[in-house]
Molecule: transfer RNA
Organism: Vreelandella subglaciescola
RNA sequence: GCGCCUAUAGCUCAGCUGGAUAGAGUAUCGGCCUCCGAAGCCGAGGGUCGCAGGUUCGAAUCCUGCUGGGCGCA
Numbered sequence: 001g002c003g004c005c006u007a008u009a010g011c012u013c014a015g016c017u018g019g020a021u022a023g024a025g026u027a028u029c030g031g032c033c034u035c036c037g038a039a040g041c042c043g044a045g046g047g048u049c050g051c052a053g054g055u056u057c058g059a060a061u062c063c064u065g066c067u068g069g070g071c072g073c074a
Base pairs, nucleotide, nucleotide: 001073002072003071004070005069006068007067010026011025012024013023019057028044029043030042031041032040050066051065052064053063054062
C1' cells in the first nucleotide's frame, strides 16, 4: 500500500430479510430476607447503536467516506 472481518449500556454479547418502546447477562444502586453479612428474590438507573454524510415514509440494520481494533497478501 491492497483486501476481508469488526465497532450496540462500565464489561461480555443478542438484535432474523429496514417497521416502531433498543434488549439480555454481569456489574452498580435500592428494597425483601438475615442477629449482621453472603447467597437468593424483586425493582431502578445507565445507550444520541464509533464519527460524518446518503437512500427511504421509516436506518443499529442498506450505501459512501473517515477513525479505532483484528486477520491475510505484498